Source information:
The prediction has a mean pLDDT of 80. A computed fold for a 75-nucleotide RNA from a Candidatus Nanohaloarchaea archaeon, annotated as transfer RNA. The same sequence occurs in records of 2 taxa. It matches the Rfam family "tRNA". By type it is a transfer RNA.
[in-house]
């Protein structure tokens, strides 16, 4: 050089194919009940410009273009 997958809370991942709910989960954090007391076990809070810049669109995480980072394959 090309061909391909992937980039979403602190960390692992869905959500992308078919544009439209306020963007979800688990784990983690922080209170709070429970308890003599810790664990478990319950509640509820807070945290994500969805890689970056541009387009198309009434509307983008989702489509397109280009870049960046990784991972995998051809030469």
């Nucleotide at each position: 050089g090309c061909c391909u997958c992937g980039u979403u809370g602190g960390c692992u991942c869905a959500g992308u194919c078919u544009g439209g709910c306020u963007a979800g989960a688990g784990c983690g954090a922080u209170c709070c009940c429970c308890u003599c007391g810790u664990a478990a076990g319950g509640g509820a809070u807070a945290g994500a410009u969805c890689c970056c810049g541009g387009g198309u669109u009434c509307a983008a995480a989702u489509c397109c273009c280009g870049g960046a980072c990784g991972g995998g394959g051809c030469u």